[in-house]
RNA sequence: AUGGAGAGUUUGAUCCUGGCUCAGGAUGAACGCUGGCGGCAUGCUUAACACAUGCAAGUCGGACGGGAAGCAUCCUGUUGGGUUCUAGUGGCGGACGGGUGAGUAACGCGUGAGAAUCUGCCUUCAGGAUGGGGACAACAGUGGGAAACGACUGCUAAAACCCGAUGUGCCGAGAGGUAAAAAAUUUAUUGCCUGAAGAGGAGCUCGCGUCUGAUUAGCUAGUUGGUGGGGUAAAGGCCUACCAAGGCGGCGAUCAGUAGCUGGUCUGAGAGGAUGAUCAGCCACACUGGGACUGAGACACGGCCCAGACUCCUACGGGAGGCAGCAGUGGGGAAUUUUCCGCAAUGGGCGAAAGCCUGACGGAGCAAUACCGCGUGGGGGAGGAAGGCUCUUGGGUUGUAAACUCCUUUUCUCAGGGAAGAACAAAAUGACGGUACCUGAGGAAUCAGCAUCGGCUAACUCCGUGCCAGCAGCCGCGGUAAUACGGAGGAUGCAAGCGUUAUCCGGAAUCAUUGGGCGUAAAGCGUUCGUAGGUGGCUAGUCAAGUCUGUCGUUAAAGACCGGGGCUCAACCCCAGAAAGGCGGUGGAAACUGAGUAGCUAGAGUGCGGUAGGGGUAGAGGGAAUUCCCGGUGUAGCGGUGAAAUGCGUAGAGAUCGGGAAGAACACCGGUGGCGAAAGCGCUCUGCUGGGCCUGCACUGACACUGAGGGACGAAAGCUAGGGGAGCGAAUGGGAUUAGAUACCCCAGUAGUCCUAGCCGUAAACGAUGGAUACUAAGCGCUGCGCGUAUCGACCCGUGCAGUGCUGUAGCUAACGCGUUAAGUAUCCCGCCUGGGGAGUACGUUCGCAAGAAUGAAACUCAAAGGAAUUGACGGGGGCCCGCACAAGCGGUGGAGCAUGUGGUUUAAUUCGAUGCAACGCGAAGAACCUUACCAGGGCUUGACAUGCCGCGAAUCUUUUUGAAAGAGAAGAGUGCCUUCGGGAACGCGGACACAGGUGGUGCAUGGCUGUCGUCAGCUCGUGCCGUAAGGUGUUGGGUUAAGUCCCGCAACGAGCGCAACCCUCUUGUUUAGUUGCCGAGUUCGGAACCCUAAACAGACUGCCGGUGAUAAGCCGGAGGAAGGUGAGGAUGACGUCAAGUCAGCAUGCCCCUUACGCCCUGGGCGACACACGUGCUACAAUGGCCGGGACAAAGGGUCGCAACCUCGCGAGGGAGAGCUAACCCCAAAAACCCGGCCUCAGUUCGGAUUGCAGGCUGCAACUCGCCUGCAUGAAGCCGGAAUCGCUAGUAAUCGCCGGUCAGCCAUACGGCGGUGAAUCCGUUCCCGGGCCUUGUACACACCGCCCGUCACACUAUGGGAGCUGGCCAUGCCCGAAGUCGUUACUCCAACCGCAAGGAGGGGGGUGCCGAAGGCUGGGCUAGUGACUGGAGUGAAGUCGUAACAAGGUAGCCGUACUGGAAGGUGCGGCUGGAUCACCUCC
Repeated sequence: AUGGAGAGUUUGAUCCUGGCUCAGGAUGAACGCUGGCGGCAUGCUUAACACAUGCAAGUCGGACGGGAAGCAUCCUGUUGGGUUCUAGUGGCGGACGGGUGAGUAACGCGUGAGAAUCUGCCUUCAGGAUGGGGACAACAGUGGGAAACGACUGCUAAAACCCGAUGUGCCGAGAGGUAAAAAAUUUAUUGCCUGAAGAGGAGCUCGCGUCUGAUUAGCUAGUUGGUGGGGUAAAGGCCUACCAAGGCGGCGAUCAGUAGCUGGUCUGAGAGGAUGAUCAGCCACACUGGGACUGAGACACGGCCCAGACUCCUACGGGAGGCAGCAGUGGGGAAUUUUCCGCAAUGGGCGAAAGCCUGACGGAGCAAUACCGCGUGGGGGAGGAAGGCUCUUGGGUUGUAAACUCCUUUUCUCAGGGAAGAACAAAAUGACGGUACCUGAGGAAUCAGCAUCGGCUAACUCCGUGCCAGCAGCCGCGGUAAUACGGAGGAUGCAAGCGUUAUCCGGAAUCAUUGGGCGUAAAGCGUUCGUAGGUGGCUAGUCAAGUCUGUCGUUAAAGACCGGGGCUCAACCCCAGAAAGGCGGUGGAAACUGAGUAGCUAGAGUGCGGUAGGGGUAGAGGGAAUUCCCGGUGUAGCGGUGAAAUGCGUAGAGAUCGGGAAGAACACCGGUGGCGAAAGCGCUCUGCUGGGCCUGCACUGACACUGAGGGACGAAAGCUAGGGGAGCGAAUGGGAUUAGAUACCCCAGUAGUCCUAGCCGUAAACGAUGGAUACUAAGCGCUGCGCGUAUCGACCCGUGCAGUGCUGUAGCUAACGCGUUAAGUAUCCCGCCUGGGGAGUACGUUCGCAAGAAUGAAACUCAAAGGAAUUGACGGGGGCCCGCACAAGCGGUGGAGCAUGUGGUUUAAUUCGAUGCAACGCGAAGAACCUUACCAGGGCUUGACAUGCCGCGAAUCUUUUUGAAAGAGAAGAGUGCCUUCGGGAACGCGGACACAGGUGGUGCAUGGCUGUCGUCAGCUCGUGCCGUAAGGUGUUGGGUUAAGUCCCGCAACGAGCGCAACCCUCUUGUUUAGUUGCCGAGUUCGGAACCCUAAACAGACUGCCGGUGAUAAGCCGGAGGAAGGUGAGGAUGACGUCAAGUCAGCAUGCCCCUUACGCCCUGGGCGACACACGUGCUACAAUGGCCGGGACAAAGGGUCGCAACCUCGCGAGGGAGAGCUAACCCCAAAAACCCGGCCUCAGUUCGGAUUGCAGGCUGCAACUCGCCUGCAUGAAGCCGGAAUCGCUAGUAAUCGCCGGUCAGCCAUACGGCGGUGAAUCCGUUCCCGGGCCUUGUACACACCGCCCGUCACACUAUGGGAGCUGGCCAUGCCCGAAGUCGUUACUCCAACCGCAAGGAGGGGGGUGCCGAAGGCUGGGCUAGUGACUGGAGUGAAGUCGUAACAAGGUAGCCGUACUGGAAGGUGCGGCUGGAUCACCUCC
């Protein structure tokens, strides 16, 4: 010596800045819930508001007179004495004790000094007490008043009052003058007077310290000083007269606001900050204001006088009162106690004492108000009971907790005992109190709550609720699965308390002395000169103010600390001790700072000599260009724009030539070049003039640095007056653009821009970087001057100083960056900052002609605002690249009719879902019933379906009644299988309960599956490295590719998912195998060459050649080959995005329905129809239609089936039926095509809708609502507006064929198959989508982003405001109470003098100065309120626009001016905190 913790919240994430919030401690507290005991403290913080009632200051008879009652004595009726009491006179005390904090910013308080003072009682010492005198109360009498009280007459005592004498005292230079007393008594004392001293107390003075505001800068006439006088206990303008003109103030006077000060208390590591309850010291006050009296002491809380307000009494004449003493009451308030006991103790007053008094004090009561202590039990006890909660139904938890058993008795109840506190010689004396404490008995008996449980912050689940109700200290929870709301169970924390609220300190280094900052986060004055102030070079010696050190005094006690001790412990109390710091005295040291002295030259300055320069100012001169005017030539346009128009021009423009005029600005040189303090400065010459730099020498000798106030200068715009006015050009007019266009563009054009004189004083006045000095690596430029070397000279090279740039080390920085021109390391001085908004606003003040500038808040509101950097996303930014993306082509859609889907509408229902691309011929590979989920009606309720239980019956089949059917009823047939004979299995019927069931909700609770970006080339990881970190690197770069494909390079090296390849189909060949296929033959059979089938293999890999390229990867061309650079097609879909789609495919959590939202049936609907859209089919015709004839596929399907041949029918189809479970038979005819014929450009022999009639087929059933056939009918439509789609080769186009679903089919759909078979691709400017790199960003829900202002509405605080109403302050004037002081000619008077008159002195009255309250006038400050009015802030979904963020679509911003609904626009000057491209310079 004992001592220091942080967290949450700005972001997608990061670092920083920065505010807000929390965890701690504390309280004279209050509120909510709860409450067993004891000890010890504390208890009106608000209305210094008003107070009923009682008490709180009396005492002394041993100072005095008198009186009264009883008793006693003597004695007999009166006197005297004693005791007790005390109204009056007198003495002492009521100035202490107790209360409160209104006032006070002050010598009030604290601390330390000081001199010009007083002091009752107390102590010590010295001295004294002599002689006289006159009254007044009480009392008695008279009368007044309601009362309070008071008047007159008369008597009287004293330690009351007065006079004389005396005197170590006082005054005076001295002579001299002056001033005192009181007694009582028991005879031992107590009192009295004077002087000197002490102790304690009181008064006064001074140094230092003691809150906020400058939007308070000047204040002061008794003010500052002197002299005379007065006054006081005492110095003094304390008072007064005169004289002088001082005094205070930026070191903050004056004014305003607030406040009792201190020891201490709380907090803090400390430095500090906050505070001033209880206890203690000082001060102030006592209803408000003023005043004195008495006294040792007061201008006096429970005294007096006056004024005022208030209350009370009254007989209306007049009186009384002052709880901020203790209790108590009302009121105020969130809030603070008993009208208690006692003087037993401690202390105080009086008294000789006994004693009396004491709401001081000692105690008790009330209050969990604070602190401290104790208890509400302890041990054992698992079927881990019941109950609760939860649950995956297994369990878990409450929980050894309970029950049960053993034990204890602190506390509690009762009983017994019972203090200390008591100190006086002894005795007596206890309010507390029969209290504390001790002993015994009884019995676990009487005793637990409060808050919290999302993170911070210890503690988790269920139910309810559904952006509601509510919570919240901050962040934030709540919109149907809430650990955040409410309840419950459980848990955590503290515990007779626990939470909340309020306030203070802490954390906060968030005012930073310890211990912060200012390039971009808030913050460097626009620049400079300079006053006060602050700071200051080298040497020597002196002083000792600062500094250091020894010692002395003081810093009250209590408190805090340390050590002991006493209450059982502790809180509490007692004893003892010590330290730091402050102030003052005194002795010493002399390094540093300071002061004085003497010097120095390195800082600073001066002179001499050079030198560069757009430095300033005044004058003179010059040419190019522009415009205008005049003239010539000349003719129809010019001009302007994205495109136009307004405008000019046939009265001759524009163009061109010549001449003239005017004003403004000075091309090239020109440059990170120069100069200046900054603003700023540019044609040439001249005059005047400031500063810098370089070199050497001489001189002065610290003369320096900074600089609050102050002065000067200060772009542009603007203002005043006078000029000037070419061009440009706010405002304004016109033309365009536009939805509008008060803009951008165009045509005009006024102020202004220019000059002179004056004002303004601001800018992104920027290096967003104050000035000065010193130190700390280098390298490369430029400007000025010098030196060395060299030379004839100019260069070159090296080097010094001054300036101006770039790169960069250490270091610094949040990072970006800065880096000898510091933002590094240090010192000095100044300025400035302290969250965002409100706001650089309001008010006040200063300046200005005005515009305005400077200074500069608050209420209220938010939890952020901000800086740098990172990753994305985005850009009407840039670069590179790709894609049927555009372009080049071919064919369509959009127009018609029909089909189909959707929207809308309708409907009892038109079930539901899908909605940009990525819904709309989609779910649906097929709605007449069924499907079917919808609607109407009829029915069922353990159910159409599953499992379990009971009873009956085999099951099953036939007939029949009713009904639309479902269903309901009746009659009959039938009695099977296994068996341990009990019964059982399957099936049917009936019953009860568990349950079934739901296409009901939620795709935003989910699984699975799918779409899309996109078959785009990307997406990541490990280790290493870089960065404080987010992150980066790898993955970027140079080439290349379809590709993150490959190569090279590289702080990276590797790897994974994707790409590619492996898989399938097609194309070539070989081998093998040949039936139902192929070929031959034509019955049996043969063959394996071909077609084909289906298995294996081969083949293609930039392998070869040439060119190119870095010799690489690759690319280009070629050869060979069936195929060539991925051969063509398919399958295959990275990390992820869209809360994309689907609860109606399926599955599934939760919610909901349960005689219905379940189930059955009939009929209807999903097919409606003014209309709109999507996708298709068929067409509009001759490259065609029709008729006849002829040819060539592939891939499929088929037994509840495909069906040949034959036959009937015009036909759909019917009859009959071979063959085929399929390389065999069938569907099956392919069509476009080819040949021949007809049609001849028309609404047609195109086109086929629509409609009528007649039929066929399927099916229980074709009305709503099927398909097909025949005959008849013959609509729109003659190639399609804006717009838009598909396709790059066997593709588009065109032609037909097949399949699934399916009884049939609304299929023109969907999925496949083959036939015929093109055109075009210059290219990447543009549209769309995508990839990589880079850049900007105020975006991150990521541009469908963000965001600004007016207007409208609501609320809130605030400014102005005609005024109105208060409060405070001082000035001036008037009036002037009480009262001191002065004065007095009126009046009165006992003591002394005097024989007397009278005098001295005094009282009363009058009067003068001062003087409170009051009145009047004009001010200052401040508060409240105010019609109306100004802006501001806040507010899920209002209106108008779109100003800013990307080049934000006109780059933005600053100052200024004009202008406009609004953001804003424009002019002038400035800035980069502007993207992109190009050039220059530097590196």